[in-house]
The part of an RNA shown here (large-subunit ribosomal RNA, domain I) has 539 nucleotides and comes from Lactobacillus taiwanensis DSM 21401. Rfam family: Bacterial large subunit ribosomal RNA. The prediction has a mean pLDDT of 86.
Context: one part of a larger RNA
């Protein structure tokens, strides 16, 4: 030195565990903000810092409920205290709530600087108001421009979700690439709502059918579109979910105001009226009944935000410890689950079935109010959404790439009809059928989940699962946008090792605790690499 055996150190794998994650289900909720939000800065404790809580009334104040013995946050220590005259704690409602931040008196390099006016105070000082924009009203001004004053509203944030709209790529695919695709996707912007959008036929259709919208299954990868390439890709019918329909404009009538050409016009308020088998106005007849509501208020009831109560086991043995074993019992509307010194229905917390609210509040909706709603006939006259529909040119959307291209929407340019009317049925025409544009509102079925409550998992178990189980979006890096870690486990209980010895200490040896210290805080288990010690054999 090598090989082997034994025994250590180092090291952290592995095993076991879970305080944290991940995915989902059900319920409830779906906003906060000038009454100053979200997010922060700085402070507040008898005791240094941090987290958390709170705000100069600052580890807290008031009140109403719950609860019932200790409290004094994490946090173990000391001190001073509080508490059956009910504390701490839990819940409802309030008070206070520095400074920054939309930040709003002016400024500003956020958490700072500097004011004005009015009132109060002897004073230091205190309180209140003072940004901008929009709408409305008033004052001034000439009925103008402008200015001033007041009232009301807005702004900003979020959940990297869902919605609608505006704008709008490229990589890529086409095995290259230009039409095409990716894709109206990503991105950017605006505006919301708890949902949004759509919505009561100028519809779909082709049977003398249906009857607002939305979502879903199917139709169907069909009909089609397409350098007919790559690819794109419906609709009707049928089955389901949910269901709800309404209001204006106009004709006409009445009031008021204004104008002048003095019998008309305009404006405004109220009535009237809302349809396609046309309806309404109008005229005549008849009638005060019926039916309803999505508006306001709101009783009983039923929930939420604290809680209450809740059955039933002992002995022996092993052991450090019993919940294990043995023996004999018991409860069960409760044998879900967790904890307790190992494995507990009957030890503890709970669980099942029950019970409970001073205060705030959700749902529900009796009742009330308010509002809406009607018939028959006539067919002379009037009304029924105009720079609209449509055309042409240029674009876009429709599954549909200009195509035979209907339909819808924009820009430019033209430009109707008036119920004897108009539109559509995929060029266009006729017949036929269906509908009534150019005004508006509308719940539910649908989409999503930051936060709350309860629960589930052939999900993870510390290189996994969130980046983050731990004081993590931290430390650290970067001028910045931004990037972004590592790091869990003594023990049942600190019983965390008094005292002695070596040492300057670190560390160790005794002693003691403990079931165990080869569990000693660098702490469960403790593999391998790596480094030793002892020994057998070989050299």
């Nucleotide at each position: 030195g090598g090989c082997g055996c034994a025994u250590g150190g180092u090291g952290a794998a592995u095993g076991c565990c879970u305080a944290g994650g991940c995915a989902c289900u059900a319920g409830a909720a779906g906003c906060c903000g000038a009454u100053g939000a979200a997010g922060g800065a700085c402070g507040u404790g008898a005791c240094g810092a941090a987290c958390c809580a709170c705000g100069a009334a600052a580890g807290g104040c008031u009140u109403c409920g719950g609860g019932g013995a200790g409290c004094a946050g994490u946090a173990a220590g000391u001190a001073a205290g509080c508490a059956a005259u009910g504390a701490u704690c839990c819940g409802g409602a309030g008070a206070u709530a520095u400074c920054c931040g939309a930040a709003u008196g002016g400024g500003g390099g956020a958490a700072c600087c500097c004011a004005a006016u009015a009132c109060c105070g002897c004073g230091a000082g205190g309180u209140a108001u003072u940004a901008u924009c929009a709408u409305u009203a008033g004052c001034u001004g000439u009925u103008a421009a402008g200015g001033c004053u007041a009232a009301u509203g807005a702004a900003g944030g979020a959940a990297g979700a869902c919605g609608c709209a505006g704008u709008g790529a490229a990589c890529u695919g086409a095995a290259a690439c230009a039409u095409c695709u990716a894709a109206g996707u990503a991105g950017c912007u605006g505006c919301a709502g708890g949902a949004a959008g759509a919505g009561a036929a100028a519809g779909a259709a082709a049977a003398a059918u249906c009857g607002a919208u939305u979502u879903u299954c199917c139709a169907a990868g069909u009909a089609g579109c397409g350098g007919c390439g790559a690819g794109c890709g419906a609709a009707c019918a049928g089955g389901a979910a949910a269901g709800a329909g309404c209001c204006c404009a106009a004709a006409c009538c009445a009031g008021c105001u204004g104008g002048c050409u003095u019998g008309c016009c305009a404006g405004u308020u109220g009535g009237g009226g809302u349809a396609g088998u046309a309806g309404g106005a109008c005229u005549g007849c008849g009638a005060u009944a019926u039916a309803g509501u999505a508006c306001u208020u709101g009783a009983a009831g039923u929930g939420a935000u604290a809680g209450c109560a809740g059955a039933a086991u002992u002995a022996u043995c092993u052991g450090g410890a019993a919940a294990g074993a043995u023996a004999a019992g018991c409860c069960a509307g409760a044998g879900a689950g967790g904890g307790u010194g190992a494995a507990a229905g009957c030890c503890c917390c709970g669980u099942a079935a029950g019970c409970g609210a001073a205060a705030u509040u959700g749902c529900a909706g009796a009742g009330a109010g308010a509002c809406u709603u009607a018939g028959c006939a006539g067919g002379a006259u009037c009304c029924u959404g105009a720079g609209u529909a449509g055309g042409u040119c240029g674009g876009g959307a429709c599954a549909c790439g200009a195509g035979g291209a209907a339909u819808c929407c924009c820009g430019a340019u033209u430009g109707a009809a008036a119920c004897c009317g108009c539109g559509a049925g995929g060029a266009c025409c006729a017949u036929c059928u269906c509908g009534c544009a150019a005004g508006g509102c509308u719940a539910a079925a649908u989409a999503c989940u930051a936060a709350c409550u309860a629960g589930u998992g052939a999900c993870c178990g510390a290189u996994a699962g969130u980046g983050a189980a731990c004081c993590a979006g931290u430390a650290c890096c970067g001028u910045g946008a931004g990037g972004g870690a590592a790091a869990g486990g003594u023990g049942a209980a600190a019983a965390g090792a008094a005292c002695c010895c070596c040492g300057g200490a670190a560390g160790g040896g005794g002693a003691g605790u403990g079931a165990a210290a080869a569990a000693g805080a660098a702490c469960c288990u403790g593999a391998a690499a790596c480094c030793g010690u002892g020994u057998g054999c070989c050299u």